[in-house]
The part of an RNA shown here (large-subunit ribosomal RNA, domain III) has 393 nucleotides and comes from an uncultured Gammaproteobacteria bacterium.
Context: one part of a larger RNA
RNA sequence: GAGUAACGAUAAAGGGGGUGAAAAACCCCCUCGCCGAAAACCCAAGGUUUCCUGCGCAACGUUAAUCGACGCAGGGUUAGUCGGGACCUAAGGCGAGGCCGAAAGGCGUAGUCGAUGGAAAACAGGUUAAUAUUCCUGUACUUGUUAUAACUGCGAUGGGGUGACGGAGCAGGCUAGAUCAGCUUACGGUUGGAAAUGUAAGUUUAAGCGUGUAGGGAGAGAGUUUAGGUAAAUCCGGACUCUUGUUAAUUCUGAGACGUGAUGACGAGUUUCUCCUCGUGAGAGACGAAGUGAUUGAUGCCAUACUUCCAAGAAAAACCUCUAAGCUUCAGGUUAUAACGACCCGUACCCCAAACCGACACAGGUGGGUGGGAUGAGAAUUCUAAGGCGCUU
Numbered sequence: 001g002a003g004u005a006a007c008g009a010u011a012a013a014g015g016g017g018g019u020g021a022a023a024a025a026c027c028c029c030c031u032c033g034c035c036g037a038a039a040a041c042c043c044a045a046g047g048u049u050u051c052c053u054g055c056g057c058a059a060c061g062u063u064a065a066u067c068g069a070c071g072c073a074g075g076g077u078u079a080g081u082c083g084g085g086a087c088c089u090a091a092g093g094c095g096a097g098g099c100c101g102a103a104a105g106g107c108g109u110a111g112u113c114g115a116u117g118g119a120a121a122a123c124a125g126g127u128u129a130a131u132a133u134u135c136c137u138g139u140a141c142u143u144g145u146u147a148u149a150a151c152u153g154c155g156a157u158g159g160g161g162u163g164a165c166g167g168a169g170c171a172g173g174c175u176a177g178a179u180c181a182g183c184u185u186a187c188g189g190u191u192g193g194a195a196a197u198g199u200a201a202g203u204u205u206a207a208g209c210g211u212g213u214a215g216g217g218a219g220a221g222a223g224u225u226u227a228g229g230u231a232a233a234u235c236c237g238g239a240c241u242c243u244u245g246u247u248a249a250u251u252c253u254g255a256g257a258c259g260u261g262a263u264g265a266c267g268a269g270u271u272u273c274u275c276c277u278c279g280u281g282a283g284a285g286a287c288g289a290a291g292u293g294a295u296u297g298a299u300g301c302c303a304u305a306c307u308u309c310c311a312a313g314a315a316a317a318a319c320c321u322c323u324a325a326g327c328u329u330c331a332g333g334u335u336a337u338a339a340c341g342a343c344c345c346g347u348a349c350c351c352c353a354a355a356c357c358g359a360c361a362c363a364g365g366u367g368g369g370u371g372g373g374a375u376g377a378g379a380a381u382u383c384u385a386a387g388g389c390g391c392u393u
Base pairs, nucleotide, nucleotide: 013031014030015029016028017027018026032390033389034388035387040370041369042368043367046350047349050348051075052074053073054072055071056070060068061067080141081140082346083345084344085343087118088117092113093112094111098107099106100105122139123138124137125136126135142342143341144340145339146338147337148336149335150334151333152332153327154326158322159321160320161319166309167308168307169306172302173301174300177296178295179294180293181292182203183202184201185200186199187198204265205264208260209259210258215253216252217251218250219244220243221242222241223240224239225238226237228236229235266291269287270286271285272284273283274282275281276279310313356365357364372384373383374382
C1' cells in the first nucleotide's frame, strides 16, 4: 500500500420466546422465500468414528458463537435367509514337473487363485439418544445331521443333459402407482350470507401357503438294435418298429387375480397416568371408526417369451441322469415324520457431498436404484406434495 481488496454462486429473510457474560447466525414457535428426475430418499466405491449423548470454546469455522463434521469424556454397529467366505468359473495372475535363457529371469501343462457373472432360503409391524430384512412380536422358508417307518441297486474327480446367454422390434395380458367417487371421524368461530354440492384428515396391510389362470415352449410314450460319447452304461446320440396326437394330446413353464396369512397388525381420533420449563409440552399405557368401487396406467412383471436380422452372440459349479472300480443281510439311496444344528467377516455415519477425488467446510468431478401431483409427447418447462434447505459475515 491499507483497515484497502476479499469474506467462495443475487434461494431471503422478518417477528416472538428461551439460553447465555455476550445472540443477525444456537434452540423452540409463527410468517416469508428456495429445490422438488432434486438442493428428496436408498446403495456401490472411497473415507474410517466423521454417528449419539454430556461438558467445553484456546486453536480450527474466511465474522460472532452459548453452535459445529472442532476439543475432552462416555456410549453406539446384534443376521441360517442382506453382502462376502466355508461353492463355481471369466478376462487376467501365479504356476509342481517341463521348455527357453550366461544369469537375473521369460513362457507355460496339470493345478491354484481371481466377480464386475452363475449358485438354497424372510416378510410385515414394533422398538433405541444412536442398530435393525440383524433385536422383539407374529407368520414363514432353506439346508444338513441323527432317529424311526416304508420302499429300494447304490456308487465318480468319469459320460450325457441342463445351467446357457447377441442386436433390433411389434402386439397383448397384468401390476405398482395415480385420480375420482363412496365411506368414516372431527370442525363448522369471526364477518353481509353459507349445516352444505362446505372444510380438514384417514381410507393401509407383506413374505409364505392353497388354487393353477392370461399367455408361452416341446409332439408324447413304448420296444428292438447300434463302427459314436478315449473304459463301461439301462444315460445321450444314430437307425428301425408300434401306440397316440398334429382342431390337439401329453407334459414343462407362467405374471397376475382370488382365498388364506389376518378374530392379527396399522389406523384419524378419544382417554388415563407420570414428569416438568405449565404448554397447542414430553413420556408411558388403554380403547379404537371407515378400511369399498370405478377410471387410468407404466420405462416394472409375464419375458432369457415371440417376431426378425447377420456380424451368429462366456465358462464352470450347483441340479438331473448313466454306469466304472467297489460294496451288495452291511453300507448307500428315495419318501415321510420328528428332534437337533446352521460357523467366520461386514453392518455406525457421509455417499452428486462441508465426511469421497480436487493442498481449503473449494460454484469442479463421482457408478446404480426409487423418483408423487398440475401442464405436457416427455425424466423438457413452470408451479407444487412428501422431504430438505435459506448456501457461516

Its Rfam family is "Bacterial large subunit ribosomal RNA".